[in-house]
């Protein structure tokens, strides 16, 4: 410290998701051992049973049990508190401490830091002083009584260290009256005189101990104050004891604590109040840090004990194992009435993913109560249980390669691999096991001795105590013997292959994998990472700079409020003096121990634990400093402003008023049509329209000036003229003198549309209504027309209110226009300079980039506003505001992994330029109808075998299916096979030819005849050939051209595709290849950050067209002979043959053009500007074709998906297309006569053979379904074949359809072509109107690139990238998921007034009733109290009434999300009516 993931690709900007640490954790698999830790996080739910608070006889009376002892005697009983001791009881202390939970609480609860001159404090300590007299109950225990129990009642008697009276008392405490001293305001200390009020307990061994009273420390506590201390503003106002004051009452103490009066305060945008959430701190977890999250275990501190309320007793409680009411539960009962409270250790059950034993011991530490022994003590130590967690041992250690070996696994059968592992050798025992030994943890009290000063105390010796536990550790003994699994292996992430599955079945933390070759599924085999664990889940921090202080944005990604005014608030020129609040620095106090760190130490190490330092980044005191902000003051102009001149504006409000155009309206003139549109209709119009003239009225808006203009904060403002009002700039030796700047809340303005009253209404013109278009057309065009648009007043308050650019303030290169000023110079219209505005271009800097650049998006400062993934939503609910539209504040639930933003290369456009082509048009001639021919579709069939499907299948794979081809059907037959190796037996062959039986045939069964393999080392040696039996194999026109290779179509023979170096770019890319010319051409030239250069065009190759050279048979014949014939001599002139060569190259000349490429035009020339046609097809592109030529991966079938045969099918026919032939005639048919060719093929032949038609001649036919057509059938042959039924070709009589130039629509062709004429040719027994050639006659036309089609090259826009056969939007129907509204209903919390008001303390009464005290007449009376009465307070209940939260609801909104459903085509391209607000 990063990484994955939007894209074709890039760079940004964003969200998601991983890699790491962590845990009181669960949940799978797996487990050998030990130490230390730690274990209800859910129901503060409900709890059986047992223990968790006692103690003191040295405080009493006193004896229920036990023990002793004694006495009594009947020897086993009784009796004696006599003793040790003690149940209950009174009394003292102590139960307010430890222990447990987090309910409550957003509070001085808690955490710092300060006060008490406003308090308390048993037990400890230390000091001083005192303890003298009486005295009356009362429980216990005894009688006797209620009651089932609990639990009481009456009666008699009796103690205290229990309670009363009195005496004593100051340095106590309250009042008065002084003094001195101090301080922090009220005050506090010290002292003086008087007054008033309160004290005590005693035991006893006579040693101590206890108790009163006062001071003081210590403890531990109470208050009170400063700061800090979760979320929500969809909670904005709360508040009556509420804020003060007086007086009093309470309290330990201050204080509205409380209560009478009085006054009307307090709080609160710096967040009152209200809702929700939660105990707080040390820590503790991450993080480099700042942070963020946590508040288990250990330490504090708060709260709380079943639920609410109350007091009591106490030094301390409103009290977990007390009390009293109340309520809710759960248990006893004899039904009257009573008990209970585990949020103390254990342990139940209930919840829950989930958490432990109904253990030992008081040895040790600590606590209670005691003189003490001691006794209690589930605090506490220690055991159990559990991998929960942290550390630490260990399953061995060397050696060993035949790289065993079986077994899996893979394979190219060769091997790898598993794996130095294992065997096999040599050591070694930690750890388990078994035996023996065997601790520290204990030092005290206490007791006995002893030393010291003074029998107290203090030390010193001795003695005694162990749950853990025969545990920690030690030794010996045997043997490698007792001990490894878990998750991962596409990237991210270390780790790869085989097989089964076949978008199934699964997997997934993102991205994704799974549809027959899956490293992603499941299995195996390797491997890789941890390892007694390993992995999954939840959760928190990183990481995420993804809330940004540190450390982040806002033109277009999310994000500038619509503009300005303007309170609070933040910020703030220059010089000085002052203070010292911010600020720095010194010292002091405090920040509890544990944690964290460091260092050292004990457990063999670690973990753990000790000891010491460091550190606790705070706070608060006190001292100084004083630059800089802040506060006071003095003072100044440059910020800001006032004034004066001078200027400018579509800058606002009002009122006037003007001409044009429009409409209407009257009258004219006139007459058939106007209007409208791609084109039309609707409409208006003979009742006289449109035109046209004049007249008049109406409203609304102002042409030209007119601009990149100007003004205003914004919205916006345009005829002209007045009148009032603000405002900008310049300039000034004029004034004030920081008055400034920005602004949450607030306020004022704010297009258009909208709404409310009242007017106005000419033109436009939502709704509407008509015509059109259209599959539809509630649209886009038209023809009407309502609101409204204008005007007043009075709402809305919202825009793509836009520069998508907040407001100010400094600073930082420049040019070049424009508007308003103003200076200076002179050529008097221009130059120069300078303010203020409003522009274009540019640096430097910025920016993801596009782009901004002094009018910044550069560099800084202020203050505001506002973002934080996309959707759901700017929607719900609630608020606030509107007359209503609606505004505005603003969520979640649920989805999805992405949604953007600028640019890139394509592709695409019903985007624009160039330009090309039989592409269009000019033309010549076809199809499309008809009749066969032949391919395909459908269709039938047993089977009609299969491929090919826009161009680019369809006379195509067939250069030729009666049989065979044949792959397709029937049937009948073989099984190592029709074919190939090998292996094992066997035999010498094999073949040929004849005959005969069965059968459809293949086949099988029988018979003759001919032939009798080769070397040889003579061996059944070897070679070859049969033939048989089993195996391993053979074979497949069986699937996949989407596993493939060759091969070929096509886009296209179109002009293109690329590299390398350099250059620009953050980058994908871009330059070059664009650009200005040309070209058939990325062909050439010119220019350029390009330079070169490759494959492609082009050339080189073949063929034709001229010439020449060489040769002259089978070729040719001029000239000579010669002949039926170049037949023949003879010749090689000539034609031709075939081999070489020559030729053309824009080479030449004019023009043009740039002096270039080049293009016109001529010359010459057989041939010009590629001569003409062939081959030759760049990078690619279409999962194009073809597994049926041929190969070949995988999968299928093997007595059958193989091979044999017969026979039938591929040739079926309601039908539809495609490709041709032949025609429909007179530019022709028929007859007869007459020429000319090249090719090519026939074994071989330039020799021989095969062959012409059209044309031409002459004659006939005369416009007819014909002497046009020739198709169908009859009949009769040929000829090929083993065989012409299905199913062949030809010939020859007869027959003689259909068709009179073909509808929308379409096709090929640019010169020897088209059109036409015939002739050969392959394959083939035979069979073409097909195909592949060849000659023979021989045209028309092209002005020109609007327009279709297809294609190149630039450039544009894009939401496409599977590229427009692209992307996508809403309704609606089905499903299924959250949520809103909802008539009403259940629940909770709250608050308001009213009732009712238990216990309790308070007050107040107090007929009744009382032991202590007091008086005396002895019986009473006082003091002083009780009980009961009552009253105000108040908890639980109840009633009405609000409000708040949440649950359930017919029905009913939208929203999400889902392969393939309808309907339509909103958007993206000019998306076809430009899109959005």
């Nucleotide at each position: 410290a990063g990484a994955g993931u939007u894209u074709g690709a890039u760079c940004c900007u964003g969200g998601c998701u991983c890699a790491g640490g962590a845990u009181g954790a669960a949940c799978g698999c797996u487990a050998g051992c030990g130490g230390c830790a730690g274990g209800c996080u859910u129901a503060a739910c409900a709890c059986a049973u047992g223990c968790a608070a006692g103690u003191c006889g040295a405080g009493g009376g006193g004896u229920a049990a036990c023990a002793u002892u004694g006495u009594g005697c009947u020897u086993g009983c009784a009796c004696a508190g006599a003793u040790g001791a003690c149940g209950a009881c009174c009394g003292g202390c102590g139960c307010a401490c430890g222990g447990g939970u987090g309910c409550g609480u957003a509070a001085c609860g808690c955490g710092u830091a300060u006060a008490g001159a406003a308090c308390c404090u048993a037990c400890c300590u230390u000091u001083u002083a005192c303890a003298g007299a009486g005295g009356a109950a009362u429980a216990g225990c005894c009688u006797u009584u209620a009651g089932a129990a609990a639990u009481g009642a009456a009666g008699a008697u009796u103690a205290a260290u229990g309670c009363c009276u009195c005496a004593u008392a100051g340095u106590a405490u309250u009042g008065u009256a002084g003094a001195c001293u101090g301080g922090c305001a009220u005050c506090a200390g010290u002292u003086u005189a008087u007054a008033a009020u309160u004290a005590a307990a005693g035991a006893u061994u006579u040693a101590u101990c206890g108790g009163u009273a006062a001071a003081a420390g210590a403890u531990g506590g109470c208050u009170a104050u400063g700061c800090g201390u979760c979320c929500u503003a969809u909670u904005a106002g709360u508040u009556a004891g509420u804020u003060g004051g007086u007086a009093a009452g309470g309290u330990a103490a201050c204080g509205g604590c409380u209560u009478a009066c009085c006054a009307a305060g307090a709080c609160a945008g710096c967040g009152a109040u209200a809702g929700g959430u939660a105990g707080g701190g040390g820590u503790c977890c991450u993080g480099a840090g700042a942070g963020g999250g946590a508040g288990a275990u250990c330490c504090c501190c708060c709260a709380c004990a079943c639920u609410g309320g109350u007091a009591c007793u106490g030094a301390g409680a409103c009290a977990c194992g007390g009390a009293c009411c109340a309520g809710a539960c759960u248990c006893c009962u004899a039904c009257g009435g009573g008990a209970g409270g585990c949020a103390g250790c254990a342990g139940u059950g209930a919840g829950g993913a989930a958490u432990a034993u109904u253990g030992g011991a008081c040895a040790a530490u600590g606590g209670a109560g005691g003189a003490g022994a001691c006794u209690c003590u589930g605090a506490u130590c220690c055991a159990g249980c559990c991998a929960u967690g942290c550390c630490g041992c260990g399953u061995g250690u060397a050696g060993g390669a035949a790289g065993a070996a079986u077994g899996c696994c893979c394979u190219a059968u060769g091997g790898g691999u598993u794996g130095u592992a294992a065997a096999c050798u040599a050591c070694u025992u930690u750890u388990a096991u078994a035996c023996a030994g065997g601790a520290a943890g204990a030092a005290a009290c206490a007791c006995u001795g002893g030393u010291a000063u003074g029998u107290a105390u203090a030390c010193c010796a001795g003695c005694u105590u162990g749950a853990c536990g025969g545990u920690a550790c030690u030794g010996u003994a045997a043997g490698a013997a007792u001990a490894a699994g878990g998750a991962c292996c596409g990237g991210c992430u270390a780790a790869c292959u085989c097989c089964g599955u076949g978008c199934c079945a699964g997997c997934a933390g993102c991205c994704g994998c799974g549809g027959u070759a899956a490293u992603a599924c499941g299995g195996a085999g390797g491997g890789u990472c941890c390892g007694a664990g390993c992995g999954u889940u939840a959760u928190c921090c990183g990481g995420a700079a993804u809330c940004a202080u540190u450390g982040g944005g806002u033109u277009u990604a999310a994000a500038g409020g619509g503009u300005c005014c303007g309170c609070a608030g933040g910020c703030g020129g220059u010089c000085g003096a002052u203070u010292a609040a911010g600020u720095c620095a010194g010292a002091g106090g405090u920040g509890a121990a544990a944690u964290c760190c460091c260092a050292u130490a004990g457990c063999u190490c670690a973990a753990c634990u000790a000891u010491g330092g460091a550190a606790c980044u705070g706070c608060c005191u006190u001292u100084g400093a004083u630059a800089c902000u802040g506060g006071u003051u003095g003072a100044c102009u440059u910020g800001a402003g006032u004034c004066a001149u001078a200027u400018g504006g579509a800058a606002g409000u009002a009122g006037a008023u003007a001409g044009a155009a429009u409409g209407u309206g009257u009258a004219g003139u006139g007459u058939a049509g106007c209007g409208g549109u791609g084109a039309a209709a609707u409409g208006c119009a003979u009742a006289g329209a449109u035109a046209u003239u004049a007249c008049a009225c109406a409203g609304a808006a102002u042409a030209c000036c007119g601009a990149u203009u100007g003004c205003g904060a914004a919205g916006g403002c345009a005829g002209u003229c007045u009148a009032c009002u603000a405002c900008g700039u310049a300039u000034g030796u004029a004034c004030u003198g920081a008055c400034g700047c920005u602004g949450a809340g607030g306020g004022a303005c704010g297009a258009a549309a909208g709404c409310g009253u009242g007017g106005g209404g000419a033109g436009c013109g939502a709704a509407c209504a008509g015509g059109a278009u259209u599959a539809g057309a509630u649209a886009c065009c038209c023809u009407g027309g309502u609101a409204g648009u204008c005007c007043a007043c009075a709402c809305c308050g919202u825009a793509a209110a836009c520069g998508a650019u907040g407001a100010a303030u400094g600073c930082c290169a420049g040019a070049c226009g424009u508007c308003a000023g103003c200076a200076a110079g002179c050529a008097u219209g221009c130059u120069u300079g300078u303010u203020g505005g409003u522009g274009u271009c540019a640096c430097a800097c910025c920016u993801a980039a596009c782009g901004g650049a002094u009018u910044a998006a550069g560099c800084a400062u202020u203050c505001c506003g506002c973002c934080u993934g996309g959707g759901g939503a700017g929607u719900a609910c609630g608020g606030u505001c509107g007359c209503a539209a609606g505004a505005u504040u603003a969520a979640a639930a649920c989805u999805c992994a992405a949604a953007g933003g600028a640019a890139u290369u394509g592709a695409c456009g019903g985007g624009g330029g160039c330009c090309c082509g039989c592409a269009c048009a000019a033309g010549c001639g076809g199809u499309g109808g008809a009749g066969c021919a032949u391919g395909u579709g459908g269709u039938u069939u047993a089977a009609u075998u299969c491929g090919a499907c826009g161009c680019a299948a369809c006379g195509c794979g067939c250069a030729g299916a009666a049989c065979c081809u044949u792959a397709c059907c029937a049937a009948c037959c073989c099984u190592u096979g029709a074919c190939a190796u090998a292996c094992u037996u066997g035999u010498c062959g094999c073949g040929g030819a004849u005959u005969c039986c069965a059968g459809a045939g293949a086949u099988g069964g029988a018979u003759u005849c001919c032939u009798u393999c080769a070397g040889u080392u003579c061996g059944g040696c070897u070679g070859g050939a049969c033939a048989a039996u089993g195996u391993a194999c053979a074979g497949g026109u069986g699937c996949u051209g989407c596993a493939u290779g060759g091969c070929u179509g096509u886009c296209g023979u179109c002009a293109g595709c690329u590299c390398g170096u350099g250059u620009c770019g953050u980058g994908a890319g871009a330059u070059g290849u664009u650009c200005g010319g040309u070209u058939a051409a990325g062909u050439c030239c010119g220019g350029c950050a390009a330079c070169g250069a490759g494959c492609g065009c082009a050339a080189c190759c073949c063929a034709c067209g001229u010439c020449c050279u060489u040769a002259g048979u089978u070729a040719c014949c001029a000239g000579c002979a010669u002949u039926u014939a170049g037949u023949u001599g003879g010749g090689u002139a000539c034609c031709c043959u075939a081999a070489g060569g020559a030729g053309a190259c824009u080479g030449c000349c004019g023009g043009u053009g740039a002096u270039a490429a080049g293009c016109c035009g001529g010359a010459g020339g057989a041939a010009g500007g590629u001569g003409u046609g062939g081959a030759c097809g760049a990078c690619g592109u279409c999962a194009a074709g073809u597994c049926a030529u041929c190969a070949u991966g995988g999968c299928c079938c093997u007595u059958a998906c193989g091979g044999g045969u017969u026979g039938g099918g591929c040739u079926a026919c309601a039908c539809a297309c495609g490709u041709g032939c032949u025609a429909c005639a007179a530019u022709g048919g028929c007859a007869u006569c007459u020429a000319c060719a090249g090719u090519g093929a026939g074994u071989u032949a330039a020799u021989c053979u095969c062959c012409a038609a059209a044309a031409g001649a002459u004659g006939u036919c005369u416009c007819a379904g014909u002497u046009c057509g020739g198709a169908u059938u009859g009949g009769g042959g040929u000829c090929u074949g083993c065989a012409a039924c299905u199913c062949g070709a030809c010939c020859c009589c007869a027959u003689g359809a259909a068709g009179u130039u073909g509808g929308a629509a379409u096709c090929g062709c640019u010169a020897g072509u088209a059109a036409u004429c015939g002739c050969g040719g392959a394959a083939c027994a035979g069979c073409a109107u097909g195909c592949c050639g060849c000659g023979g006659u021989g045209a028309a036309u092209a002005c020109g690139u609007u327009c279709c089609c297809g294609g190149g090259c630039c450039u544009u826009g894009u939401a496409c990238a599977c590229a427009c056969c692209g992307c996508c939007c809403g309704u609606c129907a089905c499903a299924c998921c959250a949520u809103g509204g909802g008539a009403a209903u259940u629940g909770g919390g709250u608050c308001u007034a009213c009732c009712c008001g238990a216990a309790g303390g308070u007050g107040g009464u107090g007929c009744g009733c009382c032991a202590a005290c007091u008086a005396u007449u002895u019986a009473u009376a006082g003091g002083g109290g009780c009980a009961g009465c009552c009253a105000a307070c108040c908890a639980c209940g109840g009633u009405a009434g609000g409000u708040u939260c949440a649950g359930u609801g017919a029905c009913u909104g939208g929203g999400g999300u889902g392969a393939a459903g309808u309907c339509g085509u909103a958007a993206c391209a000019a998306g076809g009516u430009a899109a959005c607000c």